[in-house]
Context: one part of a larger RNA
RNA sequence: CUGGGCGUAAAGGGCGUGCAGGCGGCCUGUCAAGUCAGAUGUGAAAGCCCACGGCUUAACCGUGGAAGCGCAUUUGAAACUGGCAGGCUUGAGUACCAGAGGGGAAAGUGGAAUUCCCGGUGUAGAGGUGAAAUUCGUAGAUAUCGGGAGGAAUACCGGUGGCGAAGGCGACUUUCUGGCUGGAUACUGACGCUGAGACGCGAAAGCGCGGGGAGCAAACAGGAUUAGAUACCCUGGUAGUCCGCGCCGUAAACGAUGUGAACUGGAUGCAGGGGGUGUUGAUCCCCUCUGUGUCGUAGCUAACGCGCUAAGUUCACCGCCUGGGGAGUACGGCCGCAAGGUUAAAACUC
Numbered sequence: 001c002u003g004g005g006c007g008u009a010a011a012g013g014g015c016g017u018g019c020a021g022g023c024g025g026c027c028u029g030u031c032a033a034g035u036c037a038g039a040u041g042u043g044a045a046a047g048c049c050c051a052c053g054g055c056u057u058a059a060c061c062g063u064g065g066a067a068g069c070g071c072a073u074u075u076g077a078a079a080c081u082g083g084c085a086g087g088c089u090u091g092a093g094u095a096c097c098a099g100a101g102g103g104g105a106a107a108g109u110g111g112a113a114u115u116c117c118c119g120g121u122g123u124a125g126a127g128g129u130g131a132a133a134u135u136c137g138u139a140g141a142u143a144u145c146g147g148g149a150g151g152a153a154u155a156c157c158g159g160u161g162g163c164g165a166a167g168g169c170g171a172c173u174u175u176c177u178g179g180c181u182g183g184a185u186a187c188u189g190a191c192g193c194u195g196a197g198a199c200g201c202g203a204a205a206g207c208g209c210g211g212g213g214a215g216c217a218a219a220c221a222g223g224a225u226u227a228g229a230u231a232c233c234c235u236g237g238u239a240g241u242c243c244g245c246g247c248c249g250u251a252a253a254c255g256a257u258g259u260g261a262a263c264u265g266g267a268u269g270c271a272g273g274g275g276g277u278g279u280u281g282a283u284c285c286c287c288u289c290u291g292u293g294u295c296g297u298a299g300c301u302a303a304c305g306c307g308c309u310a311a312g313u314u315c316a317c318c319g320c321c322u323g324g325g326g327a328g329u330a331c332g333g334c335c336g337c338a339a340g341g342u343u344a345a346a347a348c349u350c
Stems, first nucleotide, its partner, number of pairs: 003322004007304002012318001014201004021194003025088007033081002035077008049065006091191001092188004096183004103177007110154001115149007125136002162169002206247006215241002220236004258317006266295011299306002323350003332343004
């Protein structure tokens, strides 16, 4: 540089915002950079190709032609790409009216439960297991009633239900705040799509400083089990789990399926909105937009399966793959307090 690919065989970046770059709707005019056509010059000779000729033939050699798909100059064409100018409204966006929601942040409040403390009742067991034991209990436990403290999580509703770009989000109230959907008009006039770098967000665990600590619980201790048992089971139990601030930047970060757009039979369920017939009060029925499921036509696929939420038919842009092991490792760079992350080989071997 090029081919073929990326749901499960190797391969979609964890997710977004977005500079450069790439690509870009409809109409008119103009320029002529790309594009196309003609002409001129050049593209040495030899070689390659064609024709004819010379060595008795061939190899070889000679003569002529073609080609050299290129470059430069010049004359034109104007459909397409591009530049410039003007316009348009369907892409995109703004305003207006409604609507749904565990979207985010902060403050406050509630009830159930566990644990602990105090007091009452009460007495010999409780707890735990396959069975036990460690453990707790006559210094009064377990059970039960009343009161109190504290932390964490929010039963039912709850639903292949909702919201969010992803990670993720679930008691209630208030304040601040992002996005989305529907409807009818008006306005802007291509303002768009993608996006290397960059920047931001990013579960859990982990790290730093300061708080907090009920339950749970790595490590650890003990009891069992066992041939052993550094486990599974049991009794305890510290980091941690929680809060504030700052790091880390990784996951089976999964739909193992990048984002955006267009096109391509249907059936059925759920969620949010709008409209219509009829009743005119609702239920119901029909149409429609958005989201989310199931089944399936054509088509695709190695098969499984996908199938208007495509893995179908196409376009634009980005990321990535190129036999297994060595290895997501070494070295170097960058980042990090560290743990480590990221970028990323080779020898050798099958």
A computed fold for a 350-nucleotide part of an RNA from Candidatus Electronema sp., annotated as small-subunit ribosomal RNA, central domain. Lineage of the source: Bacteria > Desulfobulbia > Desulfobulbales > Desulfobulbaceae > Candidatus Electronema. Rfam family: Bacterial small subunit ribosomal RNA.